[in-house]
A computed fold for a 138-nucleotide RNA from Nonomuraea sp. WAC 01424, annotated as c-di-AMP riboswitch aptamer (ydaO/yuaA leader).
The RNAcentral record of the sequence draws on Rfam.
The coordinates come from a structure-prediction model, not an experiment, and the mean pLDDT is 77.
RNA sequence: GACCAGAGACCGCUGAAUCCGCCUGUGUGCGGAACCGGGGACCCAUGUGUCCAUCGGGGUGAAUCGGCACUGCUGUGCCGUAGGGCAGCUUCCCGCCCGAACCCGUCAGCUAACCCGGUAAGCGGCACGGAAGCACAA
Numbered sequence: 001g002a003c004c005a006g007a008g009a010c011c012g013c014u015g016a017a018u019c020c021g022c023c024u025g026u027g028u029g030c031g032g033a034a035c036c037g038g039g040g041a042c043c044c045a046u047g048u049g050u051c052c053a054u055c056g057g058g059g060u061g062a063a064u065c066g067g068c069a070c071u072g073c074u075g076u077g078c079c080g081u082a083g084g085g086c087a088g089c090u091u092c093c094c095g096c097c098c099g100a101a102c103c104c105g106u107c108a109g110c111u112a113a114c115c116c117g118g119u120a121a122g123c124g125g126c127a128c129g130g131a132a133g134c135a136c137a138a
Base pairs, nucleotide, nucleotide: 010125011124012123013122014121018033019032020031021030022029023027034119035118036117037116038115039114044109056107057104058103059102060101065080066079067078068077069076070075083098084097085096086095088134089133090132091131092130093129
């Protein structure tokens, strides 16, 4: 000097998942704000006879649906797709990505009052594409 790896700080991204306070206790602690989710009336919606069924039904989330092939089933892979994301914000264009996973447990439409929960996890760092508008700053 170069390369590789790690840690911290800072700046960002997906996401609700951030901030603050308290303590003889420092914790798998308690509380508050903010944000997010679920349950839950009238009205509305659904339904209105009979029978059979669990093969149900529902929730968070952008993450649905279709085709082809391999498959005994379950699944696997490839191609699309509803939909979603990408450095202040919105729209358009361009480009690059995602299109999962989990939970409830036979049960829940909407829903005021009211009730019950969550505040994780995972990544990136010259990320600085164009146009119009807005915001902010000076």